This is a predicted complex of two RNAs, RNase P RNA and transfer RNA, with 477 nucleotides together. Rfam match: Bacterial RNase P class A. It is annotated as a ribozyme.

RNA sequence: GCGGAUGGCUGGGUGAUCGCGGGUGGUAACAUCCGAGGAAAGUCCGGACUCCACAAGGCAUGGUGCCGGGUAACUCCCGGCGGGGGAAACCCUAGGGAUAGCGCCACAGAAAACAGACCGCCUGUGUCCGCACAGGUCAGGGUGAAACGGUGGGGUAAGAGCCCACCGCGCGAGUGGUAACACAAGCGGCACGGCAAGCCCCACCAGGAGCAAUGCCAAAUAGGGGCCCCGCGCGGGCAGGUGCCGCAAGGCAUACCGCCGCAAGGAUGCCUGAACCCAAGGGGCCCGGGUUGGCAGCUAGAGGGCGGUUGGUAACAGCCGCUUUAGAUGAAUGAUCGCCCACGGUGGCGCCGCCUUCGGGCAGCGCCACCGGGACAAAAUCCGGCUUAUAGGCCGUCCGCGCAA
RNA sequence: GGGCGCUUAGCUCAGCGGUAGAGCACUUCGUUGACAUCGAAGGGGUCACAAGUUCGAACCUUGUAGUGCCCA
Repeated sequence: GCGGAUGGCUGGGUGAUCGCGGGUGGUAACAUCCGAGGAAAGUCCGGACUCCACAAGGCAUGGUGCCGGGUAACUCCCGGCGGGGGAAACCCUAGGGAUAGCGCCACAGAAAACAGACCGCCUGUGUCCGCACAGGUCAGGGUGAAACGGUGGGGUAAGAGCCCACCGCGCGAGUGGUAACACAAGCGGCACGGCAAGCCCCACCAGGAGCAAUGCCAAAUAGGGGCCCCGCGCGGGCAGGUGCCGCAAGGCAUACCGCCGCAAGGAUGCCUGAACCCAAGGGGCCCGGGUUGGCAGCUAGAGGGCGGUUGGUAACAGCCGCUUUAGAUGAAUGAUCGCCCACGGUGGCGCCGCCUUCGGGCAGCGCCACCGGGACAAAAUCCGGCUUAUAGGCCGUCCGCGCAA
Repeated sequence: GGGCGCUUAGCUCAGCGGUAGAGCACUUCGUUGACAUCGAAGGGGUCACAAGUUCGAACCUUGUAGUGCCCA
C1' cells in the first nucleotide's frame, strides 16, 4: 500500500426572539428550575407491581433442551466442549433421545428398511443352439438426497469380512477435566440408514389476567332482562330466645328464632380433594341501558452516568466519592433568523498522476464562491434483554499478500 | 396503551412436507338472425417478504411487512 475479519463511540453545536408541558414560590402579574431515544419501535421473551384464583396431588396444555457460571428472572449474557465453513484472522451452530413405540422417505431405481436379484457374472439341467428353467452371487452397471463399510491382497465355479493388513465404525479398561468432553490399552468382522423446527419419550420450568390492571370520589340510571344447574333435608334438645306447667327450685316442648353436628351444594383448563364456607339461598352462561369527568396508581428504581478500587479469564458482583432524575392524557419537548461543523452538487484557480492518434481525455487532492441540506425515529406503569430500522462521521484490535529497512 | 388472529389466480376460498387446485370472473370456438343460457377448449400464481430446518417447504421454525378483531 492492497484485500479481508472484528469490537466500540457518536449521530449536529451555539446565540437571539416567540411559544408548549410539569415542579416550586407568589393573591396575582410574574420569577425560577426541569423537559425524549439508542432504539422511546416490534410486543418476541423475562421480571417488578395490582386484582382474581389458590392445601395438596394427578392429567392436559405451553415452553426450555451440550457443559459450567452470571442474574430478581429469562428463549438473555459470559466462558468452555462438540459439529460445520474459511488459507488465516474469524464466523455459523433449535446441539437430549432414532435398540421405547408410531409415522414418513415423492420421482427415479431391481431394491428405500426384519431387506432385495433388473442387467451382468458363475454352476447345473434341457435345447429346435435363438435360448429356457433351477440355483449361487451385490464384486461390476445404472438410479437417487440417501443403497447395508472403503482400499489393497488372499481366496473362489463366480463372488462375498469368507480370511488378512491399514483406514473407518461400535463397545471400551484406564488417564486428564467440576462437567460437557478429550486421549486411549484392549475387544468386536460390521450389526445399528435418514427425519423428533412429524407425533412422541426423557429431564426441568410454568395458576390466570393485565396500569384500558386496580382503588376512591363525583355524575348517571329502571339498577333492567333471559336461559340453565343444585338446594330449601335429617338429627341433637343445647349456654340462649319463646311457649306451657310450677309458689319456688326447676321440669317439659320447640313447627318457627338462634346454636351444634351430619348430608346435599360450593374449586378460574380438567379430575380427585383435606381444611374452610353454607339454613335459604348458592352457582354458571348470555343480552341490554347509563356514564365517557376527576384523583390516586405515576415515577427515586433489581435507578442511570463519570471516576477510583477489590474479586473474577469474562459476564458480573462488592465498596467509596461526585453527579443526575420528563410524567403528559388526544397527549408538551417546537417555530423563525444568524453563525459554525460534517456531507452533497456546480463553477473557478492551483498541484500531482495515468493514457494519448499530441488535438486532448480521465481520476485524485487543496483553497475560494454559490446552491442544497441534517439518518432512523419520537416517551405513555416501570425495569432487564432480544430483534428490527439507522444518512454521515470517528476510534481501535487482528489476519493474509506485496514493497522497503 | 394492552391482548389476539389472518395473508394462496381479478374475487371468494380449498390444499397430508413430494408437479398448486375449485367456484365465479376472463379469452377463443360452437350453438343463435343476434344476445343470454348451455357445451368445448384455453390463459392467468415471486403461495405477502426474508432467513433457517429438510434430499425436498404454500405447509415446520424465526424475523419483517400489511390487514382485521377485542378491551375502559